Molecule: transfer RNA
Organism: Faecalimonas sp.
RNA sequence: GGAUACUUAGUUCAGCGGUUAGAGCGGCUGUCUCAUAAACAGCAAGUUGUCGGUUCGAUUCCGACAGUAUCCA
Numbered sequence: 001g002g003a004u005a006c007u008u009a010g011u012u013c014a015g016c017g018g019u020u021a022g023a024g025c026g027g028c029u030g031u032c033u034c035a036u037a038a039a040c041a042g043c044a045a046g047u048u049g050u051c052g053g054u055u056c057g058a059u060u061c062c063g064a065c066a067g068u069a070u071c072c073a
Base pairs, nucleotide, nucleotide: 001072002071003070004069005068006067007066010025011024012023013022018056027043028042029041030040031039049065050064051063052062053061
């Protein structure tokens, strides 16, 4: 330099173009316990990488850029 894939919560990941963007783990609070853990109940936590385009409507489709991973040179 070229090709492909990916970028969504602290982390690992889901998410037919449509009404409130969710789950596991983690965090916090409560119940239980002599206490801790486990279990159960609840809560918080998102500029959906950035900028444009298509569309009545974009996390989703298209382009550029940035970053990460793998491969080729």